The RNA shown here (FMN riboswitch aptamer (RFN element)) has 150 nucleotides and comes from Paenibacillus radicis (ex Gao et al. 2016). RNAcentral holds the sequence, with entries from Rfam. Taxonomically the source falls in Paenibacillus (Bacteria, Bacillota, Bacilli, Paenibacillaceae). Model confidence (mean pLDDT): 77 of 100. Of the family's consensus pairs, 100% are formed in the model.
[in-house]
RNA sequence: AAGGAUCUUCGGGGCAGGGUGAAACUCCUGACCGGCGGUAAACGUUCCUCGUUGAACGAAGCCCGCGACUCUCUGAGCCGACUACGGCAAGGGGACUGACUUGGUGCAAAUCCAAGGCCGACGGUAUAGUCCGGAUGGAAGAAGAUCACA
Numbered sequence: 001a002a003g004g005a006u007c008u009u010c011g012g013g014g015c016a017g018g019g020u021g022a023a024a025c026u027c028c029u030g031a032c033c034g035g036c037g038g039u040a041a042a043c044g045u046u047c048c049u050c051g052u053u054g055a056a057c058g059a060a061g062c063c064c065g066c067g068a069c070u071c072u073c074u075g076a077g078c079c080g081a082c083u084a085c086g087g088c089a090a091g092g093g094g095a096c097u098g099a100c101u102u103g104g105u106g107c108a109a110a111u112c113c114a115a116g117g118c119c120g121a122c123g124g125u126a127u128a129g130u131c132c133g134g135a136u137g138g139a140a141g142a143a144g145a146u147c148a149c150a
Base pairs, nucleotide, nucleotide: 004147005146006145007144008143009142010141017029018028019027031130032129033120034119035066036065037064038063043058044057045056046055047054048051061118062117070095071094072093073092074091077088078087079086080085100116101115102114103113104112122133123132124131
């Protein structure tokens, strides 16, 4: 150093303009947005010993996974009852879980370049990816501190 334990902090963006209507950020038109990890000889930046495949870092909503939402099973423990049970519940397991093509370059691209497409939990409300709410929540994870071992 890696790995382990404990703790701290951080950890999601977005309907301009126009139309209809009594009413729409929900409909029509148009606009806008893209969590986390991985993958990258090609794109970008930096560095060097300058490499006929040097190194590091960054780089995908729709490639592989994860998380959030919802449902379900289990459940340490807690509360009420008091031997019959009822309620709450950290944590754990399972189910569910959206969307891409064409052309170009090249040895190599679902990631680069160009073009055209597509997708987005639940509750509320004039039908919502963008408003309000659960949520001053939770979480994939990221960074840091301390401790022990070696």

Its Rfam family is "FMN riboswitch aptamer (RFN element)". Its family is annotated with FMN binding in the Gene Ontology.